RNAcentral holds the full RNA, with entries from ENA. Small-subunit ribosomal RNA, 5' domain from an uncultured bacterium, 509 nucleotides, folded computationally. The coordinates come from a structure-prediction model, not an experiment, and the mean pLDDT is 85.
Context: one part of a larger RNA
RNA sequence: GGACGAACGCUGGCGGCGCUGCUUAACACAUGCAAGUGGAGCGACGAACCAGGCUUCGGCCUGGGGCAGAGCCGCGAACGGGUGAGUAACACGUGGGUAACCUGCCUCGAUGACCGGGACAACCCGGGGAAACCCGGGCUAAUACCGGAUGUGCUGCCCUCACACCAGUGAGGGUUGGAAAGGAAGCUUCGGCCUCCGCAUCGAGAUGGGCCCGCGGCCCAUUAGCUUGUUGGUGAGGUAACGGCUCACCAAGGCUGCGAUGGGUAGCUGGUCUGAGAGGACGAUCAGCCACACUGGGACUGAGACACGGCCCAGACUCCUACGGGAGGCAGCAGUGGGGAAUAUUGGACAAUGGGCGAAAGCCUGAUCCAGCAAUGCCGCGUGAGUGAUGAAGGCCUUAGGGUUGUAAAGCUCUUUUACCCGGGAUGAUAAUGACAGUACCGGGAGAAUAAGCCCCGGCUAACUCCGUGCCAGCAGCCGCGGUAAUACGGAGGGGGCUAGCGUUGUUC
Numbered sequence: 001g002g003a004c005g006a007a008c009g010c011u012g013g014c015g016g017c018g019c020u021g022c023u024u025a026a027c028a029c030a031u032g033c034a035a036g037u038g039g040a041g042c043g044a045c046g047a048a049c050c051a052g053g054c055u056u057c058g059g060c061c062u063g064g065g066g067c068a069g070a071g072c073c074g075c076g077a078a079c080g081g082g083u084g085a086g087u088a089a090c091a092c093g094u095g096g097g098u099a100a101c102c103u104g105c106c107u108c109g110a111u112g113a114c115c116g117g118g119a120c121a122a123c124c125c126g127g128g129g130a131a132a133c134c135c136g137g138g139c140u141a142a143u144a145c146c147g148g149a150u151g152u153g154c155u156g157c158c159c160u161c162a163c164a165c166c167a168g169u170g171a172g173g174g175u176u177g178g179a180a181a182g183g184a185a186g187c188u189u190c191g192g193c194c195u196c197c198g199c200a201u202c203g204a205g206a207u208g209g210g211c212c213c214g215c216g217g218c219c220c221a222u223u224a225g226c227u228u229g230u231u232g233g234u235g236a237g238g239u240a241a242c243g244g245c246u247c248a249c250c251a252a253g254g255c256u257g258c259g260a261u262g263g264g265u266a267g268c269u270g271g272u273c274u275g276a277g278a279g280g281a282c283g284a285u286c287a288g289c290c291a292c293a294c295u296g297g298g299a300c301u302g303a304g305a306c307a308c309g310g311c312c313c314a315g316a317c318u319c320c321u322a323c324g325g326g327a328g329g330c331a332g333c334a335g336u337g338g339g340g341a342a343u344a345u346u347g348g349a350c351a352a353u354g355g356g357c358g359a360a361a362g363c364c365u366g367a368u369c370c371a372g373c374a375a376u377g378c379c380g381c382g383u384g385a386g387u388g389a390u391g392a393a394g395g396c397c398u399u400a401g402g403g404u405u406g407u408a409a410a411g412c413u414c415u416u417u418u419a420c421c422c423g424g425g426a427u428g429a430u431a432a433u434g435a436c437a438g439u440a441c442c443g444g445g446a447g448a449a450u451a452a453g454c455c456c457c458g459g460c461u462a463a464c465u466c467c468g469u470g471c472c473a474g475c476a477g478c479c480g481c482g483g484u485a486a487u488a489c490g491g492a493g494g495g496g497g498c499u500a501g502c503g504u505u506g507u508u509c
Base pairs, nucleotide, nucleotide: 001509002508003507004506006505007504008503009502010501013381014380015379016378017377020374021373022339027337028336029335031334032333033332036075037074038073041072042071049064050063051062052061053060054059082292083291084290092216093215094214095213096212097211098210101209102208106205107204108203109202110201111200112199114148115147116146117145123138124137125136126135127134128133154177156175157174158173159172160171161170162169163168182197183196184195186193187192218264219263220262225255226254227253230252231251232250233249234248235247236246237245267289268288269287270286271282272281273280274279294315295314296313297312298311317328318327319326320325345371347370348369349368353367354365355364356363357362384414385413386412387411394405395404396403397402420445421444422443423442424441428436453498454497455496456495457494458479459478460477464493465492466491467490468489474481475480
C1' cells in the first nucleotide's frame, strides 16, 4: 500500500447493484408456513342445483346431478432448500477403465394386451382406551392383488459357425423360465369403429448414477514399526455389478524411511485476496462434487434412500397423561432464548423463471421473484453557482503599527440535481393473467431552500501558534514527549488529509 461476510468510536442527505448479512453454540427451540397432486384408475357417503310426486306450505320422498372432506390406488415425496459436524479418504480435482453394472419419467423401433378368481379399506355393527389409537364381525370397487394362457424378442443352460483372444462379441439351433389394465370424448346399424391418455415384454438412445485405476493437493519422526479378514489362493454366498464384500478351507503373507502406523488440523474444487512474477494466505456469497439431518444402530418401500419435514430399536433431552401409556426433532423460511465484538421481517406473490401432479382447467411450491431492515461493501449524485473589500463584526495572534480567519460571511444576481407537492405512467406478458407498484421513468410547481463530518499537525508524514498543566494529568505505531515558556499532554485559533464517511482494532498478502 492492498484486501475483508468484519467489529468498535464519532458522524450520516439521496439513489443503483444479477452486493452482502450467525465467521461464535452441528446449542435448545414456542408459533405459523416450507410436498403435494390426479374424480379422464376405484367404490361408498353426498352440498348447491334440476325434474317429478306428496304437502298441514315448515318441508318430505323418488330420480338426475355431483361441491367439499375422508378412504383404496397411481405418480411425486431420493428433486428443490439447509448446514460443514464428521472425513487426510478414490472424499475432491484431473485423466482413463467397466469384456464387472443399473437407470422411473423422456425419445425412437418391434411385438402384445386373451380367459378367470378371491380379498381389503372406506361404510355399517359391536367393543377397548384419558388420549394416541386399537380390536372383532359384516358388505364392496378398481389401472390394487392372485391364478391360467400366449410369448416376436428376452433370461438360464447346452450345441454349431465366424470374429476376437483373459473371462467375450455376433449369427443359427435345442431346451428352460417368466407379461399385461383399463379410462375419456365423438360416431354407431348397439356388433362395433375411431382419436387421445394409459398398460406389458424386448431392443436402441438420451439423461442420471454405481464401481475400479494412474496422477495431484496439510502439519508432527519430541509418532518407527503396523497388520489376523490381515495378504493371496480355491470354493461358496451375496450384490445391479468386480472384489476378503461375507463365509469355509489352504498358504503365510501384505505395508513401511519415496514416511507405514499413530497423533493434530481440515469438507474438496472452480475460484477469492495479494504479488511484477514465482509464490503466500483463504475456500463467505455464486457454481460443481461430497458428507450430515437430536446422538448411535438398522432395515423396509422403491427405478432411485439406508431416506432433513418416512419407519423400527437404543440413548439423552422436552412436552401431555386419567400413571396404564403416548407425542416430538428448524443444519427449510421467518421467529425466540442462549452464546458472542457481531449478523435482518414471525412481510407480499405464485405475475415471471423453474419444479411436482394432472389429458386439461388447475392445484401446490418460504425453490424463486419481490418488498422490509443494516453506510456491510462497491458505484453514482448532492449539500449550491456567480459577484461581492470599509478587507464588516466577532474570534485568534501581535513587536499594539498590524496580521489572520477571508470572498469567507452579509448584500446583490442566478440555478433547482436531490428531498418535498401536483399530474401522467411503463417494460417485465400478453389472447388473458403483474406480487413488485401508482414503483421506475416523464411533465409541472415552490424555494438556497432538506443535506458535513471524521482524523491528524515532534520526526518517519502533508500541516504552528497561544493558553492551561508542571515526570502530575496524560500521549504513544516506532523513536520517544511531560520535572515552569511543551509545535508531542488538555483547550482554543489557524492549518493539513480524506469525505457520507473518517478513524481504531483484528486477520491476511